RNAcentral holds the full RNA, with entries from SILVA. A computed fold for a 471-nucleotide part of an RNA from a metagenome, annotated as small-subunit ribosomal RNA, 5' domain. Rfam family: Bacterial small subunit ribosomal RNA. Rfam links the family to the GO terms structural constituent of ribosome and ribosome. Model confidence (mean pLDDT): 89 of 100.
[in-house]
Context: one part of a larger RNA
RNA sequence: GAACGAACGCUGGCGGCAGGCCUAACACAUGCAAGUCGAGCGCCCCGCAAGGGGAGCGGCGCACGGGUGAGUAACACGUGGGAACCUACCUUCUGGUACGGAACAACCAAGGGAAACUUUGGCUAAUACCGUAUACGACCUCCGGGUGAAAGAUUUAUCGCCGGAAGAGGGGCCCGCGUCCGAUUAGGUAGUUGGUGAGGUAAUGGCUCACCAAGCCGACGAUCGGUAGCUGGUCUGAGAGGAUGACCAGCCACACUGGGACUGAGACACGGCCCAGACUCCUACGGGAGGCAGCAGUGGGGAAUAUUGGACAAUGGGCGCAAGCCUGAUCCAGCCAUGCCGCGUGAGUGAUGAAGGCCUUCGGGUUGUAAAGCUCUUUCACCCACGACGAUGAUGACGGUAGUGGGAGAAGAAGCCCCGGCUAACUUCGUGCCAGCAGCCGCGGUAAUACGAAGGGGGCAAGCGUUGUUC
Numbered sequence: 001g002a003a004c005g006a007a008c009g010c011u012g013g014c015g016g017c018a019g020g021c022c023u024a025a026c027a028c029a030u031g032c033a034a035g036u037c038g039a040g041c042g043c044c045c046c047g048c049a050a051g052g053g054g055a056g057c058g059g060c061g062c063a064c065g066g067g068u069g070a071g072u073a074a075c076a077c078g079u080g081g082g083a084a085c086c087u088a089c090c091u092u093c094u095g096g097u098a099c100g101g102a103a104c105a106a107c108c109a110a111g112g113g114a115a116a117c118u119u120u121g122g123c124u125a126a127u128a129c130c131g132u133a134u135a136c137g138a139c140c141u142c143c144g145g146g147u148g149a150a151a152g153a154u155u156u157a158u159c160g161c162c163g164g165a166a167g168a169g170g171g172g173c174c175c176g177c178g179u180c181c182g183a184u185u186a187g188g189u190a191g192u193u194g195g196u197g198a199g200g201u202a203a204u205g206g207c208u209c210a211c212c213a214a215g216c217c218g219a220c221g222a223u224c225g226g227u228a229g230c231u232g233g234u235c236u237g238a239g240a241g242g243a244u245g246a247c248c249a250g251c252c253a254c255a256c257u258g259g260g261a262c263u264g265a266g267a268c269a270c271g272g273c274c275c276a277g278a279c280u281c282c283u284a285c286g287g288g289a290g291g292c293a294g295c296a297g298u299g300g301g302g303a304a305u306a307u308u309g310g311a312c313a314a315u316g317g318g319c320g321c322a323a324g325c326c327u328g329a330u331c332c333a334g335c336c337a338u339g340c341c342g343c344g345u346g347a348g349u350g351a352u353g354a355a356g357g358c359c360u361u362c363g364g365g366u367u368g369u370a371a372a373g374c375u376c377u378u379u380c381a382c383c384c385a386c387g388a389c390g391a392u393g394a395u396g397a398c399g400g401u402a403g404u405g406g407g408a409g410a411a412g413a414a415g416c417c418c419c420g421g422c423u424a425a426c427u428u429c430g431u432g433c434c435a436g437c438a439g440c441c442g443c444g445g446u447a448a449u450a451c452g453a454a455g456g457g458g459g460c461a462a463g464c465g466u467u468g469u470u471c
Stems, first nucleotide, its partner, number of pairs: 001471004006467005013343006019336002021301001026299003030296003035060003040057002043054004067254003077178006085171003090167008098132004107122006138147003152159002180226003187217003192214008229251004233244004256277005279290004307333001309332003315329001316327004346376004356367004380412001382407005390398001415460005420441003426455005436443002
């Protein structure tokens, strides 16, 4: 000098754009954050009907989106390759969609419980479940053969369902190279290293297991310990480099702590389940309920970081044929000079150089064209009226906002730091090694340009200084 997710002190007019718990991955009151489909199905309630509402079975979604950075030094990430894989919805092509059956919720009846909830019996539908048939292709095969599918709905135009092939997009796995500090960590390793066979998986593989062999890694730093999410990037720098990883974007990991699987195309699943633990809450003491590192918000910690706001209008997502419903994603608004950028706080004229202040050699000098006065202007703010783009036809939270026209009036709008040298800017008074200053050198003990105040001056300016951190 530059930079910052900054903080603190003094000060503070407006706007645009951005940013805003870096600390306790501490604990959380309350509300909301994932539903949707009656064009899959039976039932119940309201209603004269049309129609509306409700829980349940069923389908799709809830694995996305949103948060955080605890863990992780690892194929986690970056980059470049690879072969033994999967993929709901979407697109293209191809072939089908036949005949039957038995249940379980809801509901009814009878119970248990304070509650959460739950038990028994009975009835019932389906795009729920099961069987048979069929098999272009698919799978298995000892090549003879064998296995294996479907679902209907409706406004009659479609939407679906099943098998197969391909695509697109997404994902799983493996490898080369790169990726912090410590040797006051030197040896580490028994599923360990490899083989055969088997199991398991969507799939390769000690992934797991049986047997066999005795290997494998390591001063080119194994192992151990510490620290840390990684990257595109960001800051600085002429560059090389150094530092860093807030916001935005990609990947990873996590969801009270630890473990586990279920469902599913996909999870070992933030707002699902089970077990254990700590904590909190309810209880009739028998037993139950919960998980903000979602958006707000609260307590706490801290130098420090915002509203328990509006809307689905746009963009996007889920469901639905659709109308539409849901969406704290998102779009907006609110708060904060936290940052960057822009604008304003007036312009011209005005010398008896007024008054006042300060200094003075008492003559004067300086503040100073500064003020007053005179002549103007009206950005921004204010008042009145009109009033968008964003929305292809309808639909606008923002918003009566931005903006446009008119009006009044210099009117509402300047501070902060510094002035010994480095370093730009000097005098007087007070103080008297005191009180104090200070980044370094150093000032202060009676004339202090270095302390405090005043006048004057210098610098920056809605900011200015200080502190912290990086280059």